[in-house]
RNA sequence: CGUGUGUUCCGGGGCUCGGUGAAAAUCCGAACCGGCGGUGACGGGAUGACCAACCCGAAGCCCGCGAACCGGUCGGCGAGCAGGUGCCGGCCGGCCGAUCCGGUGUGAUUCCGGAGCCGACGGUGAAAGUCCGGAUGGGAGGAACGCAGG
Numbered sequence: 001c002g003u004g005u006g007u008u009c010c011g012g013g014g015c016u017c018g019g020u021g022a023a024a025a026u027c028c029g030a031a032c033c034g035g036c037g038g039u040g041a042c043g044g045g046a047u048g049a050c051c052a053a054c055c056c057g058a059a060g061c062c063c064g065c066g067a068a069c070c071g072g073u074c075g076g077c078g079a080g081c082a083g084g085u086g087c088c089g090g091c092c093g094g095c096c097g098a099u100c101c102g103g104u105g106u107g108a109u110u111c112c113g114g115a116g117c118c119g120a121c122g123g124u125g126a127a128a129g130u131c132c133g134g135a136u137g138g139g140a141g142g143a144a145c146g147c148a149g150g
Base pairs, nucleotide, nucleotide: 001149003148004147005146006145007144008143009142010141016030017029018028019027031130032129033119034118035065036064037063038062042057043056044055045054060117061116069094070093071092072091073090074089075088076087077086099115100114101113102112103111121133122132123131
């Protein structure tokens, strides 16, 4: 230096008020929230000072990814006389939401101003991004340290 490898740790937020009703944190009116990597003209730091290099932060709706969901396959477990069926896990494949307008400028779907839009599955006295559950799980990835290499 951060190329390889190992270990450890970290790794998701949000319903307040009112209305209707037998019943709603689920509907209606307002409210609130935004995982990870990349890009990024902005902001901050560092240097005696300035510029650059350097370090840190900066997009829910631009690009990519994760979780969830669906299918296939393999394995494990439970149950059954059997046909059949349930749960859990590995791998492979699929699916995978939403932005415009104005301004500045060489350059911005990222900055500034404005107006919008989006949000897995199962559950529920009534339809859920915000409640409960799978989940004290998994995870994109991040940090520190060790070893090897340059």